[in-house]
RNA sequence: GCCUAUCGUUGGGGGUGCCCGGCGCCGCGCGCAGGGCUGAGAAAGACCCUUGGAACCUGAUCCGGCUUGUCCCGGCGUAGGGAAACGUCUCAUGAAGUCC
Numbered sequence: 001g002c003c004u005a006u007c008g009u010u011g012g013g014g015g016u017g018c019c020c021g022g023c024g025c026c027g028c029g030c031g032c033a034g035g036g037c038u039g040a041g042a043a044a045g046a047c048c049c050u051u052g053g054a055a056c057c058u059g060a061u062c063c064g065g066c067u068u069g070u071c072c073c074g075g076c077g078u079a080g081g082g083a084a085a086c087g088u089c090u091c092a093u094g095a096a097g098u099c100c
Base pairs, nucleotide, nucleotide: 001098002097007087008086009085010084011050012049013048014047017037018036019035020034022032023031024030025029056081057080058079062075063074064073065072
């Protein structure tokens, strides 16, 4: 100078989908390993969220758009639910972070 509300501890909460070909099984299908897409994360002991709560669930076999395809994107959403305490910083005269 830029930027804007945190960071930590302990505990708790949450999701893991879609597509492709291969192999196995009697198989619409399921399982296994691999590749691709989105994402913080697509089972990794990682990531995200924790009431100041869009992490995540329900509505939903929802609506619109895009895509090979999917909650892939937007709407729905000031909807209904959803897991907390302590310490620390701060209502901006700027903590933390970052650049020189």
Model confidence (mean pLDDT): 76 of 100. The RNA shown here (TPP riboswitch aptamer (THI element)) has 100 nucleotides and comes from a Zoogloeaceae bacterium. The sequence was found by an Rfam model in a public genome assembly. NCBI's taxonomy places the organism under Bacteria, Pseudomonadati, Pseudomonadota, Betaproteobacteria, Zoogloeaceae. Its Rfam family is "TPP riboswitch aptamer (THI element)". Its family is annotated with thiamine pyrophosphate binding in the Gene Ontology.